About this RNA
A computed fold for a 1437-nucleotide RNA from uncultured bacterium S17sBac19, annotated as small-subunit ribosomal RNA. Its Rfam family is "Bacterial small subunit ribosomal RNA". Its family is annotated with ribosome and structural constituent of ribosome in the Gene Ontology.
[in-house]
RNA sequence: AGUGAACGCUGGCGGCGUGCUUAACACAUGCAAGUCGAGGGGCAGCAGGCUCCAUCUUCGGAUGGGGUGCUGGCGACCGGCGGACGGGUGAGUAACACGUAGCUACUUGCCCCACAGUGGGGGAUAACCCGGGGAAACCCGGGCUAAUACCGCAUACACCCGAGAGGGGAAAGGCCGUAAGGCUGCUGUGGGAUAGGGCUGCGGCGUAUCAGCUAGUUGGUAGGGUAACGGCCUACCAAGACUAUGACGCGUAGCUGGUCUGAGAGGAUGGUCAGCCACACUGGAACUGAGACACGGUCCAGACUCCUACGGGAGGCAGCAGUGGGGAAUAUUGCACAAUGGGGGAAACCCUGAUGCAGCAAUGCCGCGUGGAGGAAGACGGCCUUCGGGUUGUAAACUCCUUUUAUAUCCGAAGAUGAUGACGGUAGGAUAUGAAUAAGCACCGGCUAACUCCGUGCCAGCAGCCGCGGUAAUACGGAGGGUGCAAGCGUUACUCGGAAUCACUGGGCGUAAAGAGCGCGUAGGCGGACUAAUAAGUUGGAAGUGAAAUCCCAGAGCUCAACUUUGGAACUGCUUCCAAAACUGUUAGUCUAGAGUUUGGGAGAGGCAAGUGGAAUUCCUGGUGUAGGGGUGAAAUCCGUAGAGAUCAGGAGGAAUACCGAAAGCGAAGGCGACUUGCUGGAACAACACUGACGCUGAUGCGCGAAAGCGUGGGGAGCAAACAGGAUUAGAUACCCUGGUAGUCCACGCCCCAAACGAUGGCCACUAGUGGUUGGGGGCGAAGACCCCCAGUCACGCAGCUAACGCGAUAAGUGGCCCGCCUGGGGAGUACGGCCGCAAGGCUAAAACUCAAAGGAAUAGACGGGGACCCGAACAAGCGGUGGAGCAUGUGGUUUAAUUCGAAGAUACACGAAGAACCUUACCUGGGCUUGACAUCCCCGGGAACCCUGCCGAAAGGCGGGGGUGCCCCCUCUUCGGAGGGGGAGCCCGGGGACAGGUGCUGCAUGGCUGUCGUCAGCUCGUGUCGUGAGAUGUUGGGUUAAGUCCCGCAACGAGCCGCAACCCUCGCCCCUAGUUGCUACCAGUUCGGCUGGGCACUCUAGGGGGACUGCCCGGGCAACCGGGAGGAAGGUGGGGAUGACGUCAAGUCAUCAUGGCCCUUAUGCCCAGGGCGACACACGUGCUACAAUGGCCAGGACAGAGAGAUGCGAACCCGCGAGGGGGAGCGAAUCUCAAAAACCUGGUCCCAGUUCGGAUCGGAGUCUGCAACUCGACUCCGUGAAGGCGGAAUCGCUAGUAAUCGCGGAUCAGCCAUGCCGCGGUGAAUACGUUCCCGGGUCUUGUACUCACCGCCCGUCACACCAUGGGAGUCGGGUCCACCCGAAGUCGGUAUCCCUAAGAUAGGGGCCGCCGACGGUGGGCCUGGCGACUGGGGUG
Repeated sequence: AGUGAACGCUGGCGGCGUGCUUAACACAUGCAAGUCGAGGGGCAGCAGGCUCCAUCUUCGGAUGGGGUGCUGGCGACCGGCGGACGGGUGAGUAACACGUAGCUACUUGCCCCACAGUGGGGGAUAACCCGGGGAAACCCGGGCUAAUACCGCAUACACCCGAGAGGGGAAAGGCCGUAAGGCUGCUGUGGGAUAGGGCUGCGGCGUAUCAGCUAGUUGGUAGGGUAACGGCCUACCAAGACUAUGACGCGUAGCUGGUCUGAGAGGAUGGUCAGCCACACUGGAACUGAGACACGGUCCAGACUCCUACGGGAGGCAGCAGUGGGGAAUAUUGCACAAUGGGGGAAACCCUGAUGCAGCAAUGCCGCGUGGAGGAAGACGGCCUUCGGGUUGUAAACUCCUUUUAUAUCCGAAGAUGAUGACGGUAGGAUAUGAAUAAGCACCGGCUAACUCCGUGCCAGCAGCCGCGGUAAUACGGAGGGUGCAAGCGUUACUCGGAAUCACUGGGCGUAAAGAGCGCGUAGGCGGACUAAUAAGUUGGAAGUGAAAUCCCAGAGCUCAACUUUGGAACUGCUUCCAAAACUGUUAGUCUAGAGUUUGGGAGAGGCAAGUGGAAUUCCUGGUGUAGGGGUGAAAUCCGUAGAGAUCAGGAGGAAUACCGAAAGCGAAGGCGACUUGCUGGAACAACACUGACGCUGAUGCGCGAAAGCGUGGGGAGCAAACAGGAUUAGAUACCCUGGUAGUCCACGCCCCAAACGAUGGCCACUAGUGGUUGGGGGCGAAGACCCCCAGUCACGCAGCUAACGCGAUAAGUGGCCCGCCUGGGGAGUACGGCCGCAAGGCUAAAACUCAAAGGAAUAGACGGGGACCCGAACAAGCGGUGGAGCAUGUGGUUUAAUUCGAAGAUACACGAAGAACCUUACCUGGGCUUGACAUCCCCGGGAACCCUGCCGAAAGGCGGGGGUGCCCCCUCUUCGGAGGGGGAGCCCGGGGACAGGUGCUGCAUGGCUGUCGUCAGCUCGUGUCGUGAGAUGUUGGGUUAAGUCCCGCAACGAGCCGCAACCCUCGCCCCUAGUUGCUACCAGUUCGGCUGGGCACUCUAGGGGGACUGCCCGGGCAACCGGGAGGAAGGUGGGGAUGACGUCAAGUCAUCAUGGCCCUUAUGCCCAGGGCGACACACGUGCUACAAUGGCCAGGACAGAGAGAUGCGAACCCGCGAGGGGGAGCGAAUCUCAAAAACCUGGUCCCAGUUCGGAUCGGAGUCUGCAACUCGACUCCGUGAAGGCGGAAUCGCUAGUAAUCGCGGAUCAGCCAUGCCGCGGUGAAUACGUUCCCGGGUCUUGUACUCACCGCCCGUCACACCAUGGGAGUCGGGUCCACCCGAAGUCGGUAUCCCUAAGAUAGGGGCCGCCGACGGUGGGCCUGGCGACUGGGGUG
């Protein structure tokens, strides 16, 4: 784009088309083929005439009955013509059925032309009458009769037979007319026209898993038969005919003009219309006829239906309507012969479901309409909203206008040459009415034109492909809006297109599917140079044909269009003739460039056979000799004291051939490796001669074909499937070890597969180079080296090709020829069938079903029990811990009314918590509140605010009482002091409305912040360059570094930058400045304490500055830099901190905060009391204290740093054993206080013990904070004194002022469950060979089937469900073939009696016999389908 469509929703009108695609299923009823009286006999019915009778009579006649074929006519009958056309259908048919172009051995009623004839006879028969049978259909017998029915006779020489002679062979009349005659028939013959029969070339389906087929088969002779040729039929003879250019078989199918599609080529199709064919219930058969093997004829058989009196009969809608049925689905039992056409007839006319019309159906095409113009307050309503508005939308309302359609009334055709109109009062016209009667359907994620809201929550659903839906869905459903088409719109089905996706036009095969394992060669295809001829191909011209319609062009007719119509063009084809001769073919001749042959000297693991070696393994014999050997990661099985292994000598046997050896050589491939001999194939080179296209490829075919395997016979040293044992392991039917049989070897015969690979068919030609190597030749030369040519082989590479990788004269480049092969993945190289094989199996080779991919090459990553290099408290070396105990704390679990919530490997678990008794608090129970505890605004009532206070209650809260009257404005009164009234601001109370509130959900909607990889050294950009592209380059490489730090190199150059480093802070040295609260060398005083006065040098304090930069030296290195050294407080980043790239983990947090959406609203909000977050059989993490003598206890003595302090730190002094109490000095703090530092040192004691260790637990008594220590605080004192004696597997931290160890401070905080956290200083180690291994990371490289990226992907069995399929004992169908039996109808052949029979002889007929013969039957074979217990694999989940 299309359709004979169907289905869903919807539906106003008209015109023109179209309408059982299925059951060639079955059919009720009506109609569809008759006509002619001018062929005939006749007269049933109708009408008329004549006539008779009866009745009535208005006497005209009317009515009824009878007779009469007399007339019009006419049922049935005889006869003629037509029922062979028209109409239907598509079953069958793969065929001369159709198309096209030819041919002729033929026929042709009616029609036309011409010639001739039409004479004279005859006998029957239907109707009818009589009789009979039958239910009926119908039939029988007897009798009468006509003809254009039938039969002789005559005539015929145009007809037929025959060589000829000769023979055979016709006819019909009718009508008109007084007649003459006319008209029309009839017969014969010839011709024509028309229509047909037959034959041939070519053309148009699938299947080779159909490869052979055929007996009237192929041909001949003779005969028969036909209208006619013919094996059409019969007899005889011959043995042929067809087939890979696809016979035969099977499946499917009416063919064509055309139709649809397509740029075309092509593909698909054959409905309507037109041509041809075939069929008419199924099968068979003939008759009649000009024509049939006959749709509405006959006979027979069969199935089915109907009637029946059971004896027997009738029927054939694939004609028009119509019915049932089938189906997704296809119409009226209409009108008319008016037109066109057909049959009959002389005609009138009759018949005509052909046809013309109407009806039904949006089934298609075409046309028209459902109104037009104006109209903004951009109305209402709807929808959305950022709440401003936007949109629906000039749309509506409203105003003006029009009347196609509709309705009503009136008029009213053409179609019709003279008559005749079904359609039809139709088309059309006029008038009237009035916007009046008339819009839907699909879609809106991308493809593809059109977006929002709500609902839903992987549900419901959508879906053509990709794919949507798991709480914000432009994808589901609804709505608003929009887009597209429109009386239609969508969906489904089918065809072509896109699809260059079967490639003729116009594809491919190294790796995507695809080169046969290799050769020889048949058919075929293709083929060198020259000359001549020819004309098959080819080209040009002409002629015939290519039906009409359709398509196209130009016109014409319906108002247009659809539609119809006229003319033209076209129909790309086929045939015939003529011409041309370049090319191809063919024929003839010639040539040597292709190909081949000869000669020569060489190369080679080419093949086959025979023979001959040496090394080694093993075995045997003997000697020497003694305890092991062997084997592995380590072992064991195994061998060995019966003497192994080792070693020496000798022997046996089999297999394989070290070195040479190579990118080497040879072969068609497989493949070929010691030496010698024999036989033998091929290639290369050189040079001459010869043949003269002898060539290339190669379907089928034939041969070769590694290994394994098979058969028979041999052989068997080593090796070694199977097998056994030993190990390994969770297991180990493996890898490893010890053994070991087939086999490996030989001969003969099979098998025929392979990653048989260059994953690259063969041959030829052409197209830059460079290097290596093998063989031969040439040049040069000194024999070397070197150069050139040919042939082979390897590496690189230009052009070109390629998707890329790559190929690149050995092409995957550019061309030619031939063969093979491919057409998405799986199913499957499988099943079935066939062929081959001894078997194993091979070759050929599907389908159902299923998927939306399967693949190739390359890219970036990620990953690897891949590689290289490097780093890190990663391992190692070392020190101390954890894991065991008790307790503290966090978590899981459990429990509970609640034990609020979050955090979950590393990167949750002394985490959010730097302070849970109430509060906090989010949880639970109970009691309460509802504009609320809190914010903003509005309205109403009351009151200034505010203060005091009673009762109930656990409190919240509830119900009250009292005091108090301010500021501003207005009015009234006023004794000018003020009083009263009203209004307002602010605040409070009460009521109402907007709203508040939520630690309710979603960290998978988010911002912000944070953890982690990781303080790791990386991450990117601009421009340029390379690549089709993803992308690469830079950033890789060589060094170096802590570092992408720096240097060198480099199609890169720079940069951000963001990272690293540095800049910043702090500690370490020095200097400057400053000198109180700090310091005290010196001077003085002193109560002896820097206490006081001087002093500011030192310490210190806190501000500034200096100092370190590989600067210097030596060595190495191109450099960067590295090693060492000097100086220096400090040396190669001096120590520490702050600082965290692009990104990853949908990491964490909606409970810090913020925030979209959702949810709650007398509660999921708010207030209060009490409880809980503290539970406890357990499990884990993080810690504290220990287990003791490097220790505990007692006494005495010494030295920090950093902090904190006003509701605070709190001294001295007094009290208490103590916690603490009293007390208050001083201090907003270099001044006072916390404050004592502790380990340590000195002295004493304990003596290895569950202890003078350890301190849990429990009892008692207290202190302090606080409204309050019961649940549930800390501390003190007295008493009690548990586990625990250094901790299994496993595991953590730390590289120097570090670990370890000792104490001190601070935040939070009323107090504190802090043993936590963050800081501070004191004392103060050990060790690092090194980078193999574990963990993590960086760079380069490699492989990849991974890319939510190895915690990936993915294979097979098993289990379950479903689906299709193979096998299958069988069973049930369909088709077909062969043999035989039966044998209807009927043609043909034969035939005594019989009939016809009469006029003549036959012919003819019945009957009977025979051949053939449909249906049917019996047996067998082949093909094919359904079902099938069980079974095999396959697919999907």